This is a predicted structure of a 360-nucleotide RNA (Bacterial RNase P class A) from Solimicrobium silvestre. Model confidence (mean pLDDT): 77 of 100. Rfam family: Bacterial RNase P class A. Gene Ontology terms of the family: dimeric ribonuclease P complex, ribonuclease P activity and tRNA processing. The family's RNA type in Rfam is ribozyme. The RNAcentral record of the sequence draws on Rfam.

């Protein structure tokens, strides 16, 4: 130094103003509900609850997305057994489980170089990557194009007593024990459904239900009474249910450092942490200064090419001390929580593999 892989890791900094959310804590207001003291009006003092102030320290992601797999969690279901259906499929581990990973095996792929060629090109492997990688001698089905014929024999030349033996362009597979399960199939195994709009818990106006009183001998209504009008209903209490509230709700299969086991996934030990919880849905808005990015100019290096004996000069490539404009810049947005896949995604860091050249 040429080339080709992997893994991790951030995802704009700082200040200032002003806000959204939820928590803690101190306070005012007003409601209730106990205790105390009353001159029976009240009065204090303590708790709670709702609106308000202030003060503190919290506040989106690597994917928070797709809802594709698996699972915790919850309600329904459920004797037992076969049928139907869905899923998986080398061996082996790992895990709460997986169809996820992780090691082998095996089969595909994979760069400079080196060779082979005149060029195009063509040919290796190693790190990596991949793979729906069981069975084709149960059985049904298919087999583009090309070929005279594509699956089950028949065609065509020879030849033989005899479809008796050879041979037959094309194609992945041609006269056969071919090919294909990501067609059906068979074999192992394995599989209830439905989701937090789960579910559960408090509980309003209205309209219905059901007991009980009152009501044509006139209730109820028309502001409080009388009189007058008016004519089926009205009251009161339980129960459902719905609007509205509240639990589930974020201490978990958490996370960070060490150390230990194991090739690795992953697991054990000690220690340290608490790290969004809203609820039509907060996590934000401006400003200043400055990173990155992009344009442009460019000191000084460097390589090439062309003229020249040279010295040098032109012209050009990499690359950039700095200096300016520009003004913020990728995909994106929690919604019960976990584990994975799959897709998106401007840049930047950091380490690590594996083949080759050259030097020392």
């Nucleotide at each position: 130094g040429a080339a080709g892989c992997a893994a991790g890791c951030c995802a704009g900094a700082c200040a200032g103003u002003c806000g959204c959310u939820g928590g803690u804590u101190u306070u005012g207001u007003u409601g209730c509900u106990u205790u105390u003291g009353u001159u029976c009006g009240c009065a204090a003092a303590a708790g709670c609850a709702a609106c308000g102030a202030g003060a503190c320290g919290g506040g989106a992601g690597g994917a928070a997305g797709g809802u594709c797999c698996g699972g915790a969690c919850u309600c329904c279901a459920u004797a037992g057994a076969g049928c139907a259906g869905g899923g998986u499929g080398a061996c082996g581990g790992u895990u709460a489980a997986c169809g996820g990973c992780c090691g082998u095996c095996c089969g595909c792929u994979g760069a400079a170089a080196g060779c082979c060629g005149u060029a195009a090109g063509g040919u290796a492997u190693a790190a990596g990557g991949u793979g729906a990688g069981g069975a084709a001698u149960a059985g049904g089905g298919c087999c583009a194009c090309a070929g005279a014929g594509a699956c089950g024999a028949g065609c065509g030349u020879a030849u033989u007593a005899a479809g008796u033996u050879a041979c037959g362009g094309u194609g992945a597979a041609a006269c056969g024990c071919g090919g294909u399960a990501a067609c059906c199939u068979c074999c192992a195994c394995u599989c209830g459904g439905a989701g937090c709009a789960a579910u559960u818990u408090c509980a309003a106006a209205u309209a219905g239900g059901c007991a009980c009183g009152c009501u044509u001998u006139g209730a109820u209504g028309c502001g409080g009474c009388u009189c007058g009008c008016g004519g089926a209903g009205c009251g009161u209490g339980c129960g459902g249910g719905u609007a509205g509230a509240a639990a589930g709700c974020u201490u978990g299969a958490g996370c960070c450092u060490u150390g230990g086991a194991g090739u690795a996934a992953u697991u054990c030990a000690a220690g340290g942490c608490c790290u969004a919880g809203a609820g039509g849905a907060a996590u934000g808005a401006c400003u200043g200064u400055c990173a990155u990015a992009a344009c442009a100019c460019a000191a000084g290096g460097u390589g090439g090419u062309u003229a020249g004996c040279a010295a040098u000069a032109a012209c050009u490539g990499c690359g950039g001390c700095g200096u300016g404009u520009c003004g913020u810049a990728a995909c994106a947005g929690a919604a019960u929580c976990c584990g994975g896949c799959c897709u998106a995604u401007c840049g930047g860091c950091u380490u690590g593999c594996u083949u080759c050249a050259c030097u020392u």